RNA sequence: GCCGCGGUAGCUCAAUCGGUAGAGCCGCCGCCUCUUAAGCGGAAGGUCGCUGGUUCGAUCCCAGCCCGCGGCA
Numbered sequence: 001g002c003c004g005c006g007g008u009a010g011c012u013c014a015a016u017c018g019g020u021a022g023a024g025c026c027g028c029c030g031c032c033u034c035u036u037a038a039g040c041g042g043a044a045g046g047u048c049g050c051u052g053g054u055u056c057g058a059u060c061c062c063a064g065c066c067c068g069c070g071g072c073a
Stems, first nucleotide, its partner, number of pairs: 001072007010025004019056001028042004049065005
């Protein structure tokens, strides 16, 4: 330099062939318990890597860029 895969909540990861994002864990609050743990319930937490484009509407499609991993040279 070229090619492929990936980047989504604090962490690990889903989802949708374009209609406005969810789970588990951690943390927080509560229930239970003499207390803790375990168990159960609840709430909170996201400019979906960045910038443009297409569109009534983009996490999703297109282009460029950045970062990580792998392959080729």